[in-house]
Predicted 3D model of a 433-nucleotide RNA (Bacterial RNase P class A) from a Myxococcota bacterium. The sequence is in RNAcentral, with records from ENA.
RNA sequence: GGAGGUGGUCGGAGGAUCGCCGGCGGGCACACACCGUCCGCGGGAGGAAAGUCCGGGCUCCAUAGGGCCGGGAGGUCGCUAACGGCGACCCGGGGCGACCCGAGGGAAAGCGCAACAGAAACACACCGCCGAUGGCCGGCGAUCCGUCGCCUGCUGAGAGGCAGGCGUCGGGGAGGCACAGGCAAGGGUGAAAUCGUGGGGUAAGAGCCCACGCGCGACGGCCGGGUGACCGGCGGCGGGGCAAGCCCCUCCCGGAGCAAGCUCGAAUAGGCGCGCUGUCGAGGGCGGCCCGUCCGAAGCGUCCAUGCGGCGCCAGCGCGCGGGUCAGAGUGCUCGAGCGGCACAGCAAUGUGUCGCCUAGACGAAUGAUCCUCGCCGCCGUCGGGGCAACCCGUCGGCGGGACAGAACCCGGCUUACAGACCACUUCAGAAG
Repeated sequence: GGAGGUGGUCGGAGGAUCGCCGGCGGGCACACACCGUCCGCGGGAGGAAAGUCCGGGCUCCAUAGGGCCGGGAGGUCGCUAACGGCGACCCGGGGCGACCCGAGGGAAAGCGCAACAGAAACACACCGCCGAUGGCCGGCGAUCCGUCGCCUGCUGAGAGGCAGGCGUCGGGGAGGCACAGGCAAGGGUGAAAUCGUGGGGUAAGAGCCCACGCGCGACGGCCGGGUGACCGGCGGCGGGGCAAGCCCCUCCCGGAGCAAGCUCGAAUAGGCGCGCUGUCGAGGGCGGCCCGUCCGAAGCGUCCAUGCGGCGCCAGCGCGCGGGUCAGAGUGCUCGAGCGGCACAGCAAUGUGUCGCCUAGACGAAUGAUCCUCGCCGCCGUCGGGGCAACCCGUCGGCGGGACAGAACCCGGCUUACAGACCACUUCAGAAG
């Protein structure tokens, strides 16, 4: 000089002119008040305001409780109001490394999936090796070697050559064949296929046996808060993957949501139809269902064939249709699990103490527009300096450019987007000195 890794900060500044929103104080006007207007003070978007993926505060409903469905999490120990978040460590994987990634319990409970290649992906032998044992041939001479002839195939222009088969002759002298059967050690395929090396054994082989190595397991020791790490000998235990496929195991979970709710005002048809029930009880009560439980209406009259019967009135409930209100107003609505400094504890996340600060509350939706100066970035040019070079620094001038993006009850997280600038710590191969 270069290439990385991790964490953090900023992401324009100032001035002028005009224009917005709301808070506080005062005046005018009004007067039951609101609205309006003037003056002064001070305030007005984000690190993600985004996605709506999680967790809460808050509001309403509810049933003290149990079960099923449904949903979520998954190493250990901590942090937090909580979480699927954060921190540290462990294990596994990636990287030379700083570091990064991991829905990280169970595959012998069951079901399911894996293209192509390959014999085969829980297991079927393509090439190949053996053929002890069984089988077939062989001293009436097999297999094998050679000569000659014929046939077939290949090659060659042809002659010829090579291979296989049959026959004759000669040599030779006891095994030969590879069918049944055995094997998975060698070769091949694949991301992955019966642990590796050496030896024994066998007909040939195989963790079949042995030594060593590797993996796994239980036991013991030791360190640790724990997951777990390390060490020791023992055990031939040595057939996979996917559960971010269904599933099993362990733990956790009421629901709905500011368009939640509360108050005031206004308006209509407190309507019509169907059904159920009338206390021996219809119906109502959370995402669904069940158990359990709580709330729950008012009965009266009449008929007969005297029945948990019919009819009428009334009461309660459910479903459907139809109508009204909706320029409505206020509240919820911003002081918070708030922000910042310092100290202490802790590896850290974070906690405790102390001091200081107040930093939008809109409601068809406010913070905008123009100009100037400075700053930042890129390109070009001039001058000066450093350097082996690449290139770097500084001055001046010109041209161009400025990312993602906009609160809506409020917080803690996660995820996604982001031109450019800066700070801190840290790693590395190569080269030169």
A source record names the gene rnpB.